[in-house]
RNA sequence: GACUUGGUCCCGCGCAACGUGAACUCACGAACCCCGCCAGGCCCGGAAGGGAGCAACGGUAAAUGAGCCCUCGCGUGUGCCGCGGGGCAACCUGGUUGGA
Numbered sequence: 001g002a003c004u005u006g007g008u009c010c011c012g013c014g015c016a017a018c019g020u021g022a023a024c025u026c027a028c029g030a031a032c033c034c035c036g037c038c039a040g041g042c043c044c045g046g047a048a049g050g051g052a053g054c055a056a057c058g059g060u061a062a063a064u065g066a067g068c069c070c071u072c073g074c075g076u077g078u079g080c081c082g083c084g085g086g087g088c089a090a091c092c093u094g095g096u097u098g099g100a
Base pairs, nucleotide, nucleotide: 001097002096003095004094006092007091008090009086010085011084012083013082014081015079016078017076018075019074020073021072022071024067025066026065027064034059035058036057042051043050044049
């Protein structure tokens, strides 16, 4: 100096990490326009009883908060991780070879 493997480069696919949303769990949560049960009082009845039903109590909806090993979705120069394809001799690396 030449050739060449691989990397840096580009594209595609995938995986992980991180962030986020959902699902899930818990908490809280409607005086009435949710449910249950309905004291008192009210109404019907001669009475027995019945009726509607506020508060309270219990449960829950939307919303809110927390958790989130696991599951699903979305995102990203977080990785320079894996596979395939492309490109290059500009840089690095290995090999072969020629000359000095």
This is a predicted structure of a 100-nucleotide RNA (Bacterial small signal recognition particle RNA) from a Bacillota bacterium. Rfam family: Bacterial small signal recognition particle RNA. The family's RNA type in Rfam is non-coding RNA gene. About the family: The signal recognition particle (SRP) is a universally conserved ribonucleoprotein involved in the co-translational targeting of proteins to membranes. Its mean pLDDT, the model's own confidence on a scale to 100, is 79. The source organism's lineage runs through Bacteria, Bacillati and Bacillota.